[in-house]
Context: one part of a larger RNA
RNA sequence: UGACGGGGACCCGCACAAGCAGCGGAGCAUGUGGUUUAAUUCGAAGCAACGCGAAGAACCUUACCAAAUCUUGACAUCCUAAUGAUCAUCGCUUAAUCGUGAUUUUGCCUUCGGGCACAAUAGUGACAGGUGGUGCAUGGUUGUCGUCAGCUCGUGUCGUGAGAUGUUGGGUUAAGUCCCGCAACGAGCGCAACCCUUGUCCUUAGUUGCUAGCAGGUAAUGCUGAGAACUCUAAGGAGACUGCCUACGCAAGUAGGAGGAAGGUGAGGAUGACGUCAAAUCAUCAUGGCCCUUACGACCAGGGCUAGACACGUGCUACAAUGGCCGGUACAAUGGGUUGCUAACUUGCGAAAGUAUGCUAAUCUCAAAAAACCGGUCUCAGUUCGGAUAGGAGUCUGCAACUCGACUCCUUGAAGUUGGAAUCGCUAGUAAUCGUGGAUCAGAAUGCCACGGUGAAUACGUUCCCGGGCCUUGUACA
Repeated sequence: UGACGGGGACCCGCACAAGCAGCGGAGCAUGUGGUUUAAUUCGAAGCAACGCGAAGAACCUUACCAAAUCUUGACAUCCUAAUGAUCAUCGCUUAAUCGUGAUUUUGCCUUCGGGCACAAUAGUGACAGGUGGUGCAUGGUUGUCGUCAGCUCGUGUCGUGAGAUGUUGGGUUAAGUCCCGCAACGAGCGCAACCCUUGUCCUUAGUUGCUAGCAGGUAAUGCUGAGAACUCUAAGGAGACUGCCUACGCAAGUAGGAGGAAGGUGAGGAUGACGUCAAAUCAUCAUGGCCCUUACGACCAGGGCUAGACACGUGCUACAAUGGCCGGUACAAUGGGUUGCUAACUUGCGAAAGUAUGCUAAUCUCAAAAAACCGGUCUCAGUUCGGAUAGGAGUCUGCAACUCGACUCCUUGAAGUUGGAAUCGCUAGUAAUCGUGGAUCAGAAUGCCACGGUGAAUACGUUCCCGGGCCUUGUACA
């Protein structure tokens, strides 16, 4: 000087407390451990691994396994030989790769000798190749403490020196934020602001969006003429600064008030200092050393990653009446669409199918929002709750749904009556609850990322638990 203390003082955070809804019990989904297996590919490991890499394993992916096959190679550059432009199509054999035959075609330049490009064959090595090892050799990227308020430097001064001072003190703040004081005076990286979204208003613009007034028309609808007010769209501005008032204060500022759409950081996001954990990643990529080179490389069909006595994490669905079922009536936002989204009509109980129309989209379409509201029914039951499991029949995608897809219909109708110890999230348009869209994607979400609808309770307070900041004190620790 740090670090640590079941030392002290001060302060903060959904840290506790006050509340709300959960997890832990059940069934299922999903990830992991362990076990099993020919293989169940690999990585991730307290917080900060475990719906994580994976924004999507039937084949492919795929790295794994047991078979079949290749060895200058699936991919790249260079050389030699002979051949043919390339490409494309159809057979035979095989599980397929491989092998083999047939058809079609004949590039550009030319001094007509040939050259260039491309393809397959044969040969030759230089080499290719490796999701092989090392994240404790590395770059890059990322997590974490933590959006915590800290981390430092120059000059000066003090100290023999390590170092100190500044950065401590008194106030204040979300903040090393600002003020006052002070052997310090200044500065940098952080804080804040500048950026994006949202909340109010104005100007400009008016189609594909809008419709107040005027006219036309309909069973009905901005449907049509028209309009530019309103909504909206998207550009540019205005607006909030403790600016004004009162109280307190030396000041910084704090408390209250006014006006205002908004008030003291308005709300949300992006933004992550010096560093810590030899944290994570050699399997995104790049890369040093090492290792393999007829195999640890490559190709192919099949299997596996989907196994299951079990254990754990994260979720979904429930256990019902604030509910289930039936009928009717409303109100969104974000997005996606030409290998696509598909109206309307017809068929089917349905998943869907057939025909067909519009849209490269403020025009057409996905698209029905659902909780809600109104009416009816059930009457507390393992039930008209719950839907697992199982049988049958189908639809769709796709060469192909056996291992191993999703969905539909009929039947079946398990556990479960609110969950021990323990434990998680959340302070407002939040929690809870309700549906909607998107990425990936042929198909395959209860996951993820977004969107809107309905919409709470509680916070006395800082004694205690956890984490953090600052000062101080002790130390046989560095």
Molecule: small-subunit ribosomal RNA, 3' major domain
Organism: invertebrate metagenome